SAM riboswitch aptamer (S box leader) from Croceifilum oryzae, 118 nucleotides, folded computationally.
Its mean pLDDT, the model's own confidence on a scale to 100, is 80.
Its Rfam family is "SAM riboswitch aptamer (S box leader)". Rfam links the family to the GO term regulation of gene expression.
This record gives sequence, structure tokens and C1' cells, in this order.
RNA sequence: CUCUUAUCCAGAGAGGUUGAGGGACAGGCCCUAUGAUACCUCGGCAACCAGUUUGUAUGUGUAAAUAUACAAACAAGGUGCCAAUUCCUGCAGAGCUUUUUGUUCUGGUAGAUGAGAG
Repeated sequence: CUCUUAUCCAGAGAGGUUGAGGGACAGGCCCUAUGAUACCUCGGCAACCAGUUUGUAUGUGUAAAUAUACAAACAAGGUGCCAAUUCCUGCAGAGCUUUUUGUUCUGGUAGAUGAGAG
């Protein structure tokens, strides 16, 4: 970088250095010298992977036990995250709206993160 798959209306910030941009892209709308961004330190959130315990089901086993799946609790090792729903919309369909506009819902695209594969 590409592919597969799960999740994305919940949650969680202080300090130091830097010094003007940032929110992926486009439009909008926001944040920002009462300090953007990046890095560092400490802290926190969460539960994808790994871990521990318990329960249930199934298989193996005379049994003790053990394997797999699911659920619950714990924990914080590997990642991730800590403005706004992924900030909203973007493409298609349907409903409301006399129409335009607008709005609601469903699916999709794109993106982010995890796990697996190349």
C1' cells in the first nucleotide's frame, strides 16, 4: 500500500516547548494569540486483540481434566482515543412538504480504528 471483517448518536485533559493554523477531501459550519499544529511529560477513557475468573452449551475422557463457542465480571499487557454524532452534507431510494427550498428515514460511497491475510 491492497484485500477481508467488526465498530463508529457513549466515554475521557492538564502541564512544558513551539508559534498559525486546524477539524482527511469538497461545500457548509465551527475551533484557534484566553494559543492552532507538532513533540514531550503526567493523567484519563474504552474494551478490538492478548490475559484472569465464573457460568452455560457441545466434543474428548471411567474420572480428574481438557478443547471450542457464547455470556458476565476483572484487569490495563499490545494498539487506539480524550471539541462539536466520523461536526453536518456529498451517491441512490422512500416519506412529509402544492412546487422550489427544506426536512426525516433506509442503504451505499469515502474516512478512522482494531483484528486477520497478501